[in-house]
Molecule: small-subunit ribosomal RNA
Organism: uncultured gamma proteobacterium HF0130_26L16
RNA sequence: GAACUGGAGAGUUUGAUCCUGGCUCAGAUUGAACGCUGGCGGUAGGCCUAACACAUGCAAGUCGAACGGUAACGGACCGCUGGGAUCCCUUCGGGGUGACCUUGGUGCCGACGAGUGGCGGACGGGUGAGUAACACGUAGGAAUCUGCCCAACAGAGGGGGACAACCCGGAGAAAUCCGGGCUAAUACCGCAUACGCCCUACGGGGGAAAGCGGGGGAUCUUCGGACCUCGUGCUGUUGGAGGAGCCUGCGUCGGAUUAGCUUGUUGGUGAGGUAAUGGCUCACCAAGGCGACGAUCCGUAGCUGGUCUGAGAGGAUGAUCAGCCACACUGGGACUGAGACACGGCCCAGACUCCUACGGGAGGCAGCAGUGGGGAAUAUUGCACAAUGGGCGAAAGCCUGAUGCAGCCAUACCGCGUGUGUGAAGAAGGCCUUCGGGUUGUAAAGCACUUUCGUCAGGGAAGAAAGGUGCGGAGUUAAUACCUCCGUACUGUGACGGUACCUGAAUAAGAAGCACCGGCUAACUCCGUGCCAGCAGCCGCGGUAAUACGGAGGGUGCAAGCGUUAAUCGGAAUCACUGGGCGUAAAGCGCGCGUAGGCGGUCUGGUCAGUCAGAUGUGAAAGCCCCGGGCUCAACCUGGGAACUGCAUUUGAUACUGCCAGGCUAGAGUGUAGUAGAGGGAAGCGGAAUUCCGAGUGUAGCGGUGAAAUGCGUAGAUAUUCGGAGGAACAUCAGUGGCGAAGGCGGCUUCCUGGACUAACACUGACGCUGAGGUGCGAAAGCGUGGGGAGCAAACAGGAUUAGAUACCCUGGUAGUCCACGCCGUAAACGAUGUCUACUAGUCGUUGGGAGGCUUGUCCUCUUGGUGGCGCAGUUAACGCGUUAAGUAGACCGCCUGGGGAGUACGGCCGCAAGGCUAAAACUCAAAGGAAUUGACGGGGGCCCGCACAAGCGGUGGAGCAUGUGGUUUAAUUCGAUGCAACGCGAAGAACCUUACCUGCCCUUGACAUCCUCGGAAGGGACCGGAAACGGACCUGUGCCUUCGGGAACCGAGAGACAGGUGCUGCAUGGCUGUCGUCAGCUCGUGUCGUGAGAUGUUGGGUUAAGUCCCGUAACGAGCGCAACCCCUAUCCUUAGUUGCCAGCACGUAAUGGUGGGAACUCUAGGGAGACUGCCGGUGACAAACCGGAGGAAGGUGGGGACGACGUCAAGUCAUCAUGGCCCUUAUGGGCAGGGCUACACACGUGCUACAAUGGCCGGUACAAAGGGCAGCGAAGCCGCAAGGUGGAGCGAAUCUCACAAAACCGGUCGUAGUCCGGAUUGCAGUCUGCAACUCGACUGCAUGAAGCUGGAAUCGCUAGUAAUCGCGGAUCAGAAUGCCGCGGUGAAUACGUUCCCGGGCCUUGUACACACCGCCCGUCACACCAUGGGAGUGGGCUGUACCAGAAGUAGGUAGUCUAACCUUCGGGAGGACGCUUACCACGGUGUGGUUCAUGACUGGGGUGAAGUCGUAACAAGGUAGCCCUAGGGGAACCUGGGGCUGGAUCACCUCCUUA
Repeated sequence: GAACUGGAGAGUUUGAUCCUGGCUCAGAUUGAACGCUGGCGGUAGGCCUAACACAUGCAAGUCGAACGGUAACGGACCGCUGGGAUCCCUUCGGGGUGACCUUGGUGCCGACGAGUGGCGGACGGGUGAGUAACACGUAGGAAUCUGCCCAACAGAGGGGGACAACCCGGAGAAAUCCGGGCUAAUACCGCAUACGCCCUACGGGGGAAAGCGGGGGAUCUUCGGACCUCGUGCUGUUGGAGGAGCCUGCGUCGGAUUAGCUUGUUGGUGAGGUAAUGGCUCACCAAGGCGACGAUCCGUAGCUGGUCUGAGAGGAUGAUCAGCCACACUGGGACUGAGACACGGCCCAGACUCCUACGGGAGGCAGCAGUGGGGAAUAUUGCACAAUGGGCGAAAGCCUGAUGCAGCCAUACCGCGUGUGUGAAGAAGGCCUUCGGGUUGUAAAGCACUUUCGUCAGGGAAGAAAGGUGCGGAGUUAAUACCUCCGUACUGUGACGGUACCUGAAUAAGAAGCACCGGCUAACUCCGUGCCAGCAGCCGCGGUAAUACGGAGGGUGCAAGCGUUAAUCGGAAUCACUGGGCGUAAAGCGCGCGUAGGCGGUCUGGUCAGUCAGAUGUGAAAGCCCCGGGCUCAACCUGGGAACUGCAUUUGAUACUGCCAGGCUAGAGUGUAGUAGAGGGAAGCGGAAUUCCGAGUGUAGCGGUGAAAUGCGUAGAUAUUCGGAGGAACAUCAGUGGCGAAGGCGGCUUCCUGGACUAACACUGACGCUGAGGUGCGAAAGCGUGGGGAGCAAACAGGAUUAGAUACCCUGGUAGUCCACGCCGUAAACGAUGUCUACUAGUCGUUGGGAGGCUUGUCCUCUUGGUGGCGCAGUUAACGCGUUAAGUAGACCGCCUGGGGAGUACGGCCGCAAGGCUAAAACUCAAAGGAAUUGACGGGGGCCCGCACAAGCGGUGGAGCAUGUGGUUUAAUUCGAUGCAACGCGAAGAACCUUACCUGCCCUUGACAUCCUCGGAAGGGACCGGAAACGGACCUGUGCCUUCGGGAACCGAGAGACAGGUGCUGCAUGGCUGUCGUCAGCUCGUGUCGUGAGAUGUUGGGUUAAGUCCCGUAACGAGCGCAACCCCUAUCCUUAGUUGCCAGCACGUAAUGGUGGGAACUCUAGGGAGACUGCCGGUGACAAACCGGAGGAAGGUGGGGACGACGUCAAGUCAUCAUGGCCCUUAUGGGCAGGGCUACACACGUGCUACAAUGGCCGGUACAAAGGGCAGCGAAGCCGCAAGGUGGAGCGAAUCUCACAAAACCGGUCGUAGUCCGGAUUGCAGUCUGCAACUCGACUGCAUGAAGCUGGAAUCGCUAGUAAUCGCGGAUCAGAAUGCCGCGGUGAAUACGUUCCCGGGCCUUGUACACACCGCCCGUCACACCAUGGGAGUGGGCUGUACCAGAAGUAGGUAGUCUAACCUUCGGGAGGACGCUUACCACGGUGUGGUUCAUGACUGGGGUGAAGUCGUAACAAGGUAGCCCUAGGGGAACCUGGGGCUGGAUCACCUCCUUA
């Protein structure tokens, strides 16, 4: 600063992260539709589908001022027919007059049906089928036409012959037609004249016309007029305006799985034709024309202004409005005309519909309404020409489904309303609740106020100006007529319309819904449901506590609408011009050469095509945008502007690009002299080794493997020696060495040959780079033909392995591997990295060449071409790359756009084949992927630890029994625990009880808690029935406090709130516990690094039992763990001294700490000391620490216990307890009796006792510790064989008691045996506990005397006071341990060591695992469904080609028939019409092709599906490393051969690099 105002993201792949990448959402929009709902108005819009078929009405007529006329209407006139008021006359019979009505006549007037003629029906209106084209858009062009309109010039003279209408006749059902006769014209035809018109051979020739209407003073008149004038019409010519035709440049969809197309085709000459150019048509001549800058063919499509979206660039679209085009039932055709090949014209063909008298006819809504049909879906058979516009007309006017309006529809946009204020007892009701309350909610009610819109009533614009009539003026004219114009007065014209608008009246009165509430995305609770019903845009919800389903309350959003669906753009930088990529995510052709194309060094001059600038023209209007104006605002309408980014013309500029010309040498190349090399091709030669053959020696094996076997060998193998044959490959040298474009190339020699590099000069003078198509080369395998064939070796055979083994291993073995020639053309053809050029720190190797230096060396420095390592900047998603770039730039090519389907199908090209190249779709999923991180895992690695192995000792597994579990059984065998970490576990103790289970009998406010009412003390005793629970009946007893009302405890009865539940859910929970594991780990703060997840710290070097400590160190610190602190125990000291102790002193006894006493010792239980690697030596790094030693009761944690980090296992427990939710409530609660938990073909776990002599038995003799005890331990004594009984002292316990410890030791016996071992089982007899030992106790005695003689595979515990062995005690408990928890006695063996098994810790590595290897995952087969390929064919659409046929029509020909105007010599001619014919051609037909769609028995693979079958291919070294190409084989994944790759782990070696 008029016309600049503008760019947002989110969800979803993962345990988490970054990236790549798709899917999805939020926005705007629509000619929409559907669901629910619906007050008013304004403005717009309204068959997107069947260009499907249409009933009915209307949509194009008009002109009498062109014409002959007069069917209808009206007027006028005439007066014929009939009636007849009134009046007059009257002989009263009637006569006359005759308004009016009726009828008839006259075109006379207004007018006008039909007809002739003119103009208009080519506009307006509809539709979008066709069309990929000069159709449209834009900018131009020349060879054209043009009615009405405008301007100009000239002319309009004189004749003629018909045909409709009409009349007559005829045919037909109709439509309509035929014959004869009459007639007018602005209809038709000559003649004259004619220019600036046309033709021309330049001489000439040809060609017009029409009148009509108004008025009129002279003059003339046949009285019609002539004549004059005005208006209008007519003819010729010219110009204009507008319109139309033609030509050209440029632009305008997809497909190359359409690559070649074309014969009037391309051009020329001539002719014809047209308004006009032109192969437009024809004859002849030439052989051209188009195409990779995409021809031809196929599919799709009206184009544009614009519209929607978008920041823009773009993308999508082409309703309404406007411009152009095309079409009018389908196809063809012309006529008329200024204009048509004509929507409401004609002809023909076809399909369809209708009429018919069956002979023939009629029709075309893609005009407006409307109907049927189709469809998800789109309106009234309305009013009016009042306005705008159109046709005709002089005009009035007529016509106008154009148009203006109204109707229907929330279809869209815009506006308004459904009330406003006040109102807390925060009402009621609803919902929720932790029961306190909260919320709905000032919301309602109530009170006060307002009245838009709607309703009723009244008033009431604008859209109307033209026009007509009168008057006045001007023009024209001879004129005051006429006509035209201007002014003025009067007059009439409105569909909408009950209009807009205004006023009044009444009353809050009539007016709110829809979607959503898990995240994205604003908005939360309850109930119901229980992977059901359902939801879902994506992710995903639902399997009993669902903010996700359904309902409710509440909330959020929008609002007369709200949601859903469909569609477009956006977001999507997800086709990237703006604005992407290609090492590993999708993506570099296997590699060269090279065509077109693209791009191109340096200097000068020219040119001005590109480029830049100015001007001009154009870019229709509308729309968008800006500034104004009009409807109360807005939508809407309207004035002006800006813009229309474009195209064209023109004038300039000349740096750059292009072009032209001339130079240059830095790019490129040539020449000269050299160098290195497995570069290529051919020929020849060589030795080692394998195999085979011959001969010799020699003897029983060889060979092969994890172990074997097949195989070879006494017919002499293997081994060994010599000789020979033959083929293939070339050890060492050998190297991240060399060469080559890649594939690839390796003994030696010769010949031929390509490229590279170095040095120094000379020359050419941009000759260059890239490279679509094209072309050549191209490992291995494979194919063809012919050779060759030693070794190796797909297939095949055999042997093993195995559940199987179509494999891995072994023995054989054929193609093949080799050569020649010819194919194939693919690989992980890889640096997964296209080629070329330039620039951008270094450093260390290596290879080829050159130069310099001296100290002459195995030297140093510089330079150049290759080839490697590390690395700065930079870059990258990260990994990494890093002068050999993946950095910074430039040029050109190739390629990518989610995963699967699929590199597949079809088509095409190539190939002998195998197959290769090119290359989709349907369908399906919400991912697929890359890099890196943390874990976990590995039949990966390293280090380390542990009774982990090993070394040992003793067990289990075998027997009998005990006990627990599974299973089975049962009315019940209650329930739980289930790998380690369930199984002598909960249970530290089931005969009843316990007890939860079963059967039976009972109770229902309950056995138990609280509250209320009434009554009664409570309680005690005994009786009856019953299995008991319980029921019945009786006696006794009157307590405590008191303010005298009553109260407290207890009992009974009653009503309801409620109790109760070992019912369910341990996967809703708390608490507690197990386990990894007493393993050494787990974390945090700050800092640093990384985009980030994360890392660092915590890794490393040592060391430790230890993340213990030290050192190092981008880390420094800290926390939970470890250790220590606590307890027991081992030594000593001290204090204290009963119930314990007794050395010394004393007393006493048969004897005893028995007594006095003592406090020394033991002991008890308090307090201390002690041990800390403190000291010494060594090792180590001067550390930590380790090793050894001394001292010490104890030595490196002295031994043991308690103590269990972050976490894992949805581990265990709702049956200890607690607890949410659910469930039961005369029962799933409660009581009682009996039964069961104790069952028993079997299997397992844990134990006891044994199998014996290191023992059993008998006898004798020692020594503990730690505990328990009043409903208890219970002594002595006595009885019993014993269990035990009796007894009752003592003791609430260092006092008494349980209580004798046992093994041991001493002596005796047994003598290897089913025993003097072993004790099960059974019988009998007892004891004890208890209400009660039947189911179902323990113990005792006598008798009985099973199995078992050391335990298969397998497996457990233990490293020292331990294992083993021996007894003692305790808890529970009336009674009932082989279990459990403790106690002491006796008391070993072994550990070389860490290879292996198991578990664990740390570091590292791989991973496709993360529910974390009990993981993941592949293929066949079977079943269901879906889409698709092939398929004998079948049916349709489109189309090529060859031919037949040929309507209407046009053109040509013809002269059969007919023929008004003109000519005529009157015969006829010219011309015309009909007919016939030729050419062209629509429909149709025949044959043969192409293409496309549908369908098809059967068949191929693919996809998706719930927990199917078979195996285990891949991911770890995935258990044979995997993968790629190729070949063969196999149920399947796959296996094997050949070559290749690392996108292979591990170990070792070589080489190179980094740091010092």